[in-house]
C1' cells in the first nucleotide's frame, strides 16, 4: 500500500465485496509435550448439600474436665486403721451465656442509574472520622438491675412467658473540670462573603474501668488539643441516540422564620413573593454502571468496559429503620408481595449476583488441597478462624517455547496418477546403511519459595532441576487450489447433485459440483460462523462534495447567531512563553535485569498530549475608551423603463341581433361525416349589442427580488443608474426560526360571459380508439373579495466582497479632443449578449454576469427501489401541502465522453433500385420442388430453401418399412490349424442361403516363400447412430459493396481520434487538391483466359487465288502458303493528340485517327469480417452411443402416396399465327461394352445391317426460327394439346406400383390472367433451334452453343438495397432491439383495521403494614430527688401526618395480535393492450384539474433535458 464487481469499450461518480488485526468466542475436522495467563458474554432464572466470620476466660458469673492438696457424710471390720471419697484450696483447661471488638472490610454482581453517577480540577470560614500516632490532663467515692442457672407454664416446631438467684471493663447518679461546649458580655488582629481568630470575665452543662503480673511494668479507661487514615458535602468543564419528544414546573423558583441533620441546603414544615428552567435542546422517550485501560488506526478518530486495578450501585421484589465512628447492613432486624420447602393445619423457615456444586443454554472448569507464603478478623500472647489467598484438578480458550528425527542413499524400485504410449509425475520421497536422544521410558539424586537472635515451621511436591540407561521406537493435521489470491490435471455428473465472500460456476469434453493424483498455504492446529476497527477521502477537523452524477431553499425582509474597514491608547479574556501543583498504581514505549530462549516477571526511565494556580508578553483576536472616510448611507442635479396600484378613453378583430341585397350550397378534412342552409345560410352591405385582448412599433431591447410586466390618459407610489463631494461616521455581509410576496390549475362567495376550452356528446379513423383529426359544447378563462403555496418556481448554477488579457455587439448616462454646430472618434461607469487566454472540470463546459483564485454567512447531499410513500404532527373549508421514516428487497442505479447499430432523422451518392420499355409470373392444363396430411415407410439434409444436395429412385442406388437369414461378420490386420476357393451342375427356397455331385494354385536353392479359401479363438471390424452448439476441409450471404486495416508522428486522463474527414473527380477509399499527419498492408484496378483488328510462323485432316486434272456434282486430284481458318508469337488503346471546360489539378465534355475510344465486350478472381449462417449423410475427426445389433445380407414395398397451399418451369390460349410442300445459312460439343454411315424393312417409334472413325479426316447430324408458294378466316376453331382408350417399339433379370418413345382414335382447362410480383439497357431482352454431363433405359431441369434481333431511360420524388458525412438514442444477443401500467396465480414483509391482548411511566381518588416523627399516656415503671406521700424520666397503649405492596377510575405510551382491506417487493415461459426511448410515429417532462381496462388522454401555464 491496494484489489474485484455497472459499459461493447472509456472516464468519473457511487454503492456492494475481499485481502489485515483482534476475541472471556462458539461450531467442524485433528490433537505430542511444556510453561504463562484466562474459563456463565445467556436466565439480576430457579437452587439440593457442604463451606465462606468470627474471636477474646489477660471483662464477668456460672457449668463442666483432668491433676495436685484436701479430706466431711458413709461403710467394713482385726477400734484405729482401710474404703470411700463429699465441701474447700490450687494449677491447667472446655465454653452456653452476659460483656468487648469485629460482622460497613474481604468476596460477587452489573439488575437499576444519563445521575455531580463517573472522570478531572478546585471548594467546606458548612462536615464527621473507631482502631492508629504525637501530646496534655485524669480516673475518688457509691447505687440498682439482668442473662445465664433453677423451678415452671404454654407449643409439633420455632419459640415464647411466668418467678426466683447472682457477675462485670454491661447499666446509672453524685464528686472533680486542666479542656471542651452553651448564653452574656469586653478587647484585639485578620479574610472574597455568611464570618473566622485570640486574650481575659463570671454563669451554666459535661467524664471515666477495670484486667494481667510477686513486682517491676503492661494492656486498658476518660476528657481535651493536633496529625493520619477514611466518609460526607458543594460547584467549573465533559460524559450516547431519537425535535416524528417543544414546550416544562406548585416544593415548583426565590425570601423571612423554623424543625431536623455530623453537616450546608426546600431536606422537611408555616407564612410571604411568582418565579425557575428551555432551541448553547428543558421535559419526555429509548439505550447504558464509569473511568485506568483495551482493540484497531500513520493520526485524528471508531469500537469496547473480560480478566487486573479506582469509583459507584445493588444483594429474592419493595418499603422502613434500629444498633453502631461507620450501614438505612449479601451470609443483622421490621414488615407487605412472590416463590420454595416444613407443619401435628393452629403455625412457621428461607434467600450462593461468596466457593464448589445442579437444572438451563451453542457455550465457560474441581461439590479438590493448604492456611507454608501475602493479606485480614480477634486476642498481651500462644493460636483460632479465614472458598480473601497459595496451590494443584479440568478445557488447544489464548499467548509464547520444543518435539513428531538427523546425514548418506538412483535400479529414479514397486504402487498410485497421467499419457501423445515414447514418456511424466510421486521421488532421496522409501526400502536400505550410519547416527542422535529434546519430548518418552526406569532408576539415583533433588530444591529455591522460610522471614526477625535461635529453633521450629512447604499445601504445592520427591514438583522444578541434575546424573545414568534404554530405543526411531509412541507423536500430523487442517484449508485452499476460476479471478480477486500461492497453487492443475484425471475420472463421475449433466442447470441435475451441488458450489458460492463478489464476480459467478453446472445445459456432455467442468482447473468452480463430488472423488482420486499432484500442488499451495498453515501447522498442533487449521478451517467456519459472530463481533469490532481498519482498508471507507463511503459523514471528509486533519480529509468531501451541490450546472448536468445525490445535493442552491419559489423569492425578499429581517430577529437571534456568525463574519467584519483605516489610527491611537487602556485591559488581558482568547492566544504565547516560563514556572508550580495534580494527571494512583497496573498497562503502552525506552534502558537494564531475570525464567537455557520466549511469553512471563522485575527495577529505572520517559510519556500521560488534560486540568487548576502563579508570573511575563501584547503582533493578532475580544472588550473599553478617543478619531477618520474609502464600506454603507443621506442631500443635490439630471436622464431611461411593458416596475407596482387605481380611475378614464380608443380602435382594429371574432360572435350575435337587426334590416338590405343575393342563391344553393356553406363548413370542415389526408379523405370523409356530424354540423349549419330553400323558414334563405355561406358571401356582401349598413346599423346595433356584448365580453375579452390590444397588431405594427418589437430588438438574445427594458423594468422588477422572485412569480412576473406591453393600446392611449391622468392620479398615487416603489427601486435603480449617472455626475457632484454639502451631511452622519462602520451605522456594515449572511441570516436558523419568524414574517411577507409567490405563474397555472384549484377552492369559497357575488358579478361577468365575446371567442377559446377540461368533462361531455356526435362524426370519422382504428383489430380497438374512453386519443391523435373533425363538429359541437359546460366548468374554467374575465372582474371584486378571501383562500390554496405549488411548477423543468431553471442559468437545473443561494448572497456578498475582492482579485485575475482581451476583443465585439447592443440598452441607459457622463467626460474629452475636434468643430460654427452636429455627427464621428476617444475615455469610462451601470446593465444585457457573443467570442476567447490563463485557469478550472470526470467529460461536456466555465471563462470579470467564473462553474477561475481567496474570505464570510446560509440552505442542502452521502446507493438504487420501497418512497416524497406510511404514522405522527402543523397548515388548509377541501383538494392537498409541508416535515417525513422502516421492513423488505437488488448489485448495482447514475453522470459525460466514445466506438458501432438503428431511426416512420437529415444530407451527398450509387445499383434493372425506382421511372421509361420489353417479356413474364400470379388465372389454366401439364412437368417438377417443398410444405401440410397420409403411410408399416412415405429415409436424411436444406429455408437469403423449394427444376436446391439428386449431372438423372423400375431392381441396384437406398439411408426407410416389411418379413427372412448372418454373428470376429459383406469389408482389414494380427495367431493357430486345416487345405483349396473360385467354378460347373443339380434339389429345396421369394432370394440370400443350405445340402450333394465333379473339379483343381504359383515360384523354389526342395529347407521353404507368395497369394487364396475354410475352421476356431480373440485382439477387434463395422455403424448414413446422435452432437455442425466440440472440430478440420468446403461452401453460402451481405457483396464485386468499397470498403478493412497497420507502422511512427499528433490530440485526448481514457474508450479512442487523427490517417481514412474537407473541396472535385471516378465504376472505385479511383486519382488531384488542402489538411497533424507522413507512410505502408488486405481490397479496388492492372497482372491471366476469352472475344473484336491487325503482322510474322507454321499448314493437315482445314483453306483454294492462280496453274494442272477431273466429276451428274463436290478441293475430288496434282498443286500451292495468297484468302478463310486453325494456333503459336507479335503489335494495338495510353485520355496518346487538338479543342472547350477545370483551379495551369485530377478529371470531365467534345472532335480527329483507328477494327476498337475512355475499365471495348465476357469470365476468372469475392478484402477485414457477420450469420455459433449449411455440411459429422462426400470426406476426415474428439466425444457419446449399438455390437447374436443402430451391424451385415436377401426378397418385396416405400422415396412416385394426395383434400390442399406455395415456389421453379413447360405448352397455350393463336393469323407478327397454324398446317403442308419445297427450299437456305451456324457454332460449340460427344463418341470404342462408343458414335454408328450408306443400304433396306415399318405410317412411325424402330429394326436389320455394318462402311468409316479413338475422329479440323468417320459418325451423332436434320439444324430451327428465316425465305417462297399454297390453305385455314376469328371459332374454343385446321387454336391448344390435357386426359383416355387400343395397337407398337426401344432399354433392361424385370417396364403392375413406376420409365421413355411412336400410331390411331379421344380433344379437357384455356380467349392473355385480381391483388400483387420478376427479369432485361445491347449482340442485352424476346424468340429460334443444336449440343453435352448424368445415364442400360428415362429431362420441359442443368451446363454450354450459335441464328434472328428491338424498345426504353426524362430523369432521382418516391419504394428496396447498399455507401460516406452528421444527428438523436434509455439500443450493443445492437429495432426481430429496449420497454410502461392494469388484470390473473404464488411467496415475502407492511400500512389502515371492529376490536383483543400484553407491558411501562405517570396522575386522582380509596386503603393503609411496618417504621421514625409529633401528640397522648387515666395503664406500666428498679438507679434519680423526697422521711413519706409523691415527683422527674421512661415504657406499653392509643391517636395524628408520612407511607410500601394493593384496590379503583380516567387517560397517555410502547408491544403482540385481528375477520377484512390498501398498496410495495419478488417471482419461468400467462392475459390486455404500446405510454417512454429515434420527430418511438400526436416532441417530451413539470406543476394542477378532469377523464378512462390499463399504461395513460385532455385542458391551463411553465421547461428544453
Nucleotide at each position: 500500500a491496494g484489489a474485484g464487481u455497472u459499459u461493447g469499450a472509456u472516464c468519473c461518480u457511487g454503492g456492494c465485496u475481499c485481502a489485515g488485526g483482534a476475541c472471556g468466542a462458539a461450531c467442524g475436522c485433528u490433537g505430542g509435550c511444556g510453561g504463562c495467563g484466562u474459563g456463565c458474554c445467556u436466565a439480576a432464572c430457579a437452587c439440593a448439600u457442604g463451606c465462606a466470620a468470627g474471636u477474646c476466660g489477660a471483662g464477668c458469673g456460672g457449668a463442666g474436665a483432668a491433676c495436685a492438696g484436701g479430706g466431711a457424710a458413709g461403710u467394713g471390720c482385726u477400734u484405729g486403721u482401710a474404703c470411700g471419697g463429699a465441701a474447700c484450696u490450687g494449677u491447667u483447661u472446655u465454653u452456653a451465656g452476659c460483656g468487648g471488638c469485629g460482622g460497613a472490610c474481604g468476596g460477587g454482581u452489573g439488575a437499576g442509574u444519563a445521575a455531580c453517577g463517573c472522570g478531572u480540577g478546585a471548594a467546606c470560614a458548612a462536615g464527621c472520622u473507631g482502631u492508629c500516632c504525637u501530646u496534655c490532663a485524669c480516673a475518688g467515692g457509691g447505687g440498682g438491675a439482668u442473662a445465664a442457672c433453677a423451678c415452671u407454664u404454654g407449643g409439633a416446631a420455632a419459640c415464647a412467658g411466668g418467678u426466683g438467684c447472682u457477675a462485670a471493663u454491661a447499666c446509672c447518679g453524685c464528686a472533680u473540670a486542666a479542656g471542651a461546649c452553651c448564653a452574656c458580655a469586653g478587647g484585639g488582629g485578620u479574610g472574597c462573603a455568611u464570618g473566622c481568630u485570640c486574650c481575659a470575665g463570671g454563669g451554666g452543662u459535661c467524664a471515666a474501668a477495670g484486667g494481667a503480673g510477686c513486682a517491676a511494668u503492661c494492656c486498658g479507661g476518660u476528657g481535651a488539643a493536633g496529625g493520619g487514615u477514611g466518609c460526607g458535602u458543594u460547584c467549573g468543564c465533559g460524559u450516547c441516540c431519537c425535535a416524528u419528544u417543544a414546550g416544562a414546573u406548585a416544593g415548583u423558583u426565590g425570601g423571612c422564620g423554623g424543625g431536623g441533620c455530623a453537616a450546608c441546603g426546600g431536606c422537611c414544615c408555616a407564612c410571604c413573593a411568582a418565579g425557575u428552567c428551555g432551541a448553547c435542546g428543558a421535559c419526555g422517550g429509548g439505550u447504558a454502571g464509569c473511568c485506568g485501560a483495551c482493540c484497531u488506526g500513520a493520526g485524528a478518530g471508531g469500537g469496547u468496559g473480560a480478566u487486573c486495578g479506582g469509583c459507584c450501585a445493588c444483594a429474592c421484589u419493595g418499603g422502613g429503620a434500629c444498633u453502631g465512628a461507620g450501614a438505612c447492613a449479601c451470609g443483622g432486624c421490621c414488615c407487605a408481595g412472590a416463590c420454595u420447602c416444613c407443619u401435628a393445619c393452629g403455625g412457621g423457615a428461607g434467600g450462593c449476583a461468596g466457593c464448589a456444586g445442579u437444572g438451563g443454554g451453542a457455550a465457560u472448569a474441581u461439590u479438590g488441597g493448604g492456611c507454608a507464603a501475602u493479606g485480614g478478623g480477634c486476642g498481651a500472647a500462644a493460636g483460632c478462624c479465614u472458598u480473601a489467598c497459595c496451590c494443584a484438578g479440568c478445557a488447544a480458550c489464548g499467548c509464547c517455547g520444543c518435539g513428531u528425527g538427523a546425514g548418506g542413499g538412483a535400479a529414479g524400485a514397486a504402487g498410485g496418477u497421467u499419457u501423445u504410449c515414447g514418456g511424466a509425475u510421486u521421488g532421496u520421497a522409501a526400502a536400505c546403511c550410519u547416527c542422535u536422544g529434546u519430548c518418552c521410558u526406569g532408576g539415583g539424586g533433588g530444591a529455591c519459595g522460610a522471614a526477625g537472635g535461635a529453633a521450629g515451621u512447604g499445601a504445592c511436591g520427591g514438583u522444578a532441576c541434575c546424573c545414568c540407561g534404554g530405543g526411531a521406537g509412541g507423536a500430523a493435521g487442517c484449508c485452499c487450489c476460476g479471478g480477486c489470491u500461492a497453487a492443475c490435471u484425471a475420472c463421475g455428473u449433466g442447470c441435475c447433485a451441488g458450489c458460492a465472500g463478489c464476480c459467478g460456476c453446472g445445459g456432455u469434453a467442468a482447473u468452480a459440483c463430488g472423488u482420486a493424483g499432484g500442488g499451495g498455504g498453515c501447522g498442533a492446529g487449521c478451517g467456519u460462523u459472530g463481533u469490532c476497527c481498519g482498508g471507507a477521502a463511503u459523514u471528509a477537523u486533519u480529509g468531501g462534495g451541490c450546472g448536468u452524477a445525490a445535493a442552491g431553499g419559489g423569492c425578499g425582509c429581517g430577529u437571534a447567531g456568525a463574519c467584519g474597514g483605516c489610527u491611537g491608547a487602556g485591559u488581558a479574556a482568547g492566544u504565547u512563553a516560563c514556572u508550580g501543583g495534580u494527571g494512583a498504581a497496573a498497562g503502552c514505549c525506552c534502558a537494564g535485569c531475570u525464567u537455557u530462549u520466549a511469553a512471563g516477571g522485575c527495577u529505572g526511565g520517559a510519556a500521560u498530549u488534560g486540568c487548576c494556580g502563579g508570573u511575563a508578553a501584547u503582533a493578532c483576536u475580544g472588550u473599553u475608551c478617543a478619531g477618520c472616510u474609502u464600506g454603507a448611507g443621506u442631500g443635490c442635479a439630471g436622464g431611461a423603463g411593458a416596475g407596482g396600484g387605481a380611475a378614464g378613453c380608443g380602435g382594429a378583430a371574432u360572435u350575435c341581433c337587426u334590416a338590405g341585397u343575393g342563391u344553393a350550397g356553406c363548413g370542415g378534412u389526408g379523405a370523409a361525416a356530424u354540423g349549419c342552409g330553400u323558414a334563405g345560410a355561406u358571401a356582401u352591405u349598413a346599423g346595433g349589442a356584448g365580453g375579452a385582448a390590444c397588431a405594427c412599433c418589437a430588438g438574445u431591447g427594458g423594468c422588477g427580488a422572485a412569480g412576473g410586466c406591453g393600446g392611449c390618459u391622468u392620479c398615487c407610489u416603489g427601486g435603480a443608474c449617472u455626475g457632484u463631494a454639502a451631511c452622519u461616521g462602520a451605522c456594515g455581509u449572511u441570516g436558523a426560526g419568524g414574517c411577507g410576496c409567490g405563474a397555472a390549475a384549484g377552492c369559497g362567495u357575488g358579478g361577468g360571459g365575446a371567442g377559446c376550452a377540461a368533462a361531455c356528446a356526435g362524426g370519422a379513423u382504428u383489430a380497438g380508439a374512453u386519443a391523435c383529426c373533425c363538429u359541437g359544447g359546460u366548468a374554467g378563462u374575465c372582474c371584486a373579495c378571501g383562500c390554496c403555496g405549488u411548477a423543468a418556481a431553471c442559468g437545473a448554477u443561494g448572497g456578498a466582497u475582492g482579485c485575475u488579457a482581451g476583443g465585439u455587439g447592443u440598452g441607459g448616462g457622463a467626460g474629452g479632443u475636434a468643430u460654427c454646430g452636429a455627427c464621428c472618434c476617444c475615455u469610462u461607469c451601470c446593465g444585457u449578449g457573443c467570442c476567447g487566454c490563463a485557469g478550472u472540470u470526470a467529460a461536456c463546459g466555465c471563462a470579470a454576469u467564473a462553474a477561475g483564485c481567496a474570505u464570510c454567512c446560509c440552505g442542502c447531499c452521502u446507493g438504487g427501489g420501497g418512497a416524497g410513500u406510511a404514522c405522527g404532527g402543523c397548515c388548509g373549508c377541501a383538494a392537498g401541502g409541508u416535515u417525513g421514516a422502516a421492513a423488505c428487497u437488488c448489485a448495482a442505479a447514475g453522470g459525460a465522453a466514445u466506438u458501432g447499430a438503428c431511426g416512420g432523422g437529415g444530407g451527398c451518392c450509387c445499383g434493372c433500385a425506382c421511372a421509361a420499355g420489353c417479356a413474364g409470373c400470379g388465372g389454366a392444363g401439364c412437368a417438377u420442388g417443398u410444405g401440410g396430411u397420409u403411410u408399416a415407410a412415405u429415409u436424411c439434409g436444406a429455408c437469403c430453401a423449394c427444376g436446391c444436395g439428386a449431372a438423372g429412385a423400375a431392381c441396384c442406388u437406398u439411408a426407410c418399412c416389411a418379413g427372412g437369414a448372418c454373428u470376429u461378420g459383406a469389408c482389414a490386420u494380427c495367431u493357430g490349424a486345416u487345405u483349396a476357393a473360385g467354378c460347373u451342375u443339380g434339389u429345396g427356397g421369394a432370394a440370400a442361403c443350405a445340402c450333394a455331385a465333379g473339379g483343381u494354385c504359383c515360384c523354389u536353392u526342395c529347407g521353404g516363400g507368395g497369394g487364396a479359401a475354410u475352421c476356431a479363438a480373440g485382439a477387434c471390424a463395422g455403424g448414413u447412430g446422435g452432437u455442425g452448439c466440440a472440430u478440420g476441409g468446403u461452401u453460402g450471404u451481405c457483396g464485386u459493396c468499397a470498403g478493412c486495416u497497420c507502422g511512427u508522428g499528433u490530440c485526448g486522463u481514457g474508450a479512442g481520434a487523427u490517417g481514412u474527414u474537407g473541396g472535385g473527380u471516378u465504376a472505385a477509399g479511383u486519382c488531384c487538391c488542402g489538411c497533424a499527419a507522413c507512410g505502408a498492408g488486405c481490397g479496388c484496378a492492372a497482372c491471366c483466359c476469352u472475344u473484336a483488328u491487325u503482322u510474322c510462323c507454321a499448314g493437315u485432316u482445314a483453306c483454294u487465288a492462280a496453274c494442272a486434272g477431273g466429276c451428274a456434282a463436290a478441293g475430288c486430284u496434282g498443286a500451292g502458303g495468297a484468302c478463310u481458318c486453325u494456333g503459336g508469337a507479335g503489335a494495338g488503346a495510353c485520355c496518346g493528340c487538338c479543342g472547350g471546360g477545370g483551379a495551369c489539378a485530377a478529371c470531365u465534355c467534345g472532335g480527329a485517327g483507328g477494327a476498337a475510344g475512355g475499365u471495348g465486350g465476357g469470365g476468372a478472381c469475392g478484402a477485414c469480417g457477420u450469420c455459433a449462417a449449411a455440411u459429422c449423410a462426400u470426406c476426415a475427426u474428439g466425444c457419446c452411443c449399438c455390437u447374436u445389433a443402430u451391424g451385415u445380407u436377401c426378397u418385396g414395398g416405400g422415396c412416385u402416396a394426395c383434400a390442399c397451399a406455395c415456389g421453379u418451369g413447360c405448352u397455350a390460349c393463336a393469323a407478327u399465327g397454324g398446317u403442308g410442300a419445297c427450299u437456305a445459312c451456324a457454332a460449340a460439343g460427344a463418341g470404342a461394352a462408343g458414335c454408328g454411315a450408306a443400304a433396306u424393312c415399318g405410317u412411325a417409334a424402330g429394326g436389320u445391317a455394318g462402311a468409316g472413325c479413338g475422329g479440323a479426316u468417320c459418325u451423332c447430324a436434320a439444324a430451327a426460327a428465316a425465305g417462297u408458294c399454297a390453305u385455314c378466316u376469328c371459332a374454343g376453331u385446321u387454336c391448344g394439346g390435357a386426359u383416355u382408350g387400343u395397337g407398337g417399339g426401344c432399354u433392361g433379370c424385370a417396364a403392375c406400383c413406376c420409365g421413355c418413345c411412336c400410331a390411331c382414335a379421344u380433344g379437357a382447362a384455356g380467349u392473355c390472367g385480381g391483388a400483387g410480383u420478376u427479369g432485361c439497357u445491347a449482340g442485352u431482352a424476346a424468340u429460334c433451334g443444336c449440343g453435352g454431363a448424368u445415364c442400360a433405359g428415362c429431362a420441359u431441369g442443368c451446363c454450354g452453343c450459335g441464328g434472328u434481333g428491338a424498345a426504353u431511360a426524362c430523369g432521382u420524388u418516391c419504394c428496396c438495397g447498399g455507401g460516406c458525412c452528421u444527428u438523436g438514442u434509455a439500443c450493443a444477443c445492437a429495432c426481430c432491439g429496449c420497454c410502461c401500467g392494469u388484470c390473473a396465480c404464488a411467496c415475502c414483509a407492511u400500512g389502515g383495521g371492529a376490536g383483543u391482548u400484553u407491558g411501562g411511566a405517570g396522575c386522582a381518588c380509596c386503603c393503609g403494614a411496618a417504621g421514625u416523627c409529633a401528640g397522648u399516656g387515666a395503664g406500666g415503671u428498679a438507679a434519680c430527688c423526697g422521711c413519706a406521700a409523691g415527683g422527674a424520666g421512661c415504657c406499653a397503649g392509643c391517636u395524628g401526618c408520612c407511607g410500601a405492596a394493593g384496590g379503583u377510575g380516567a387517560g397517555c405510551c410502547a408491544g403482540a395480535u385481528g375477520a377484512c382491506u390498501g398498496g410495495g417487493g419478488u417471482g419461468a415461459a400467462g392475459u390486455c393492450g404500446u405510454a417512454a426511448c429515434a420527430a418511438g410515429g400526436u416532441a417530451g417532462c413539470c406543476g394542477u384539474a378532469u377523464c378512462g381496462g390499463a399504461a395513460g388522454g385532455u385542458g391551463c401555464g411553465g421547461c428544453u433535458g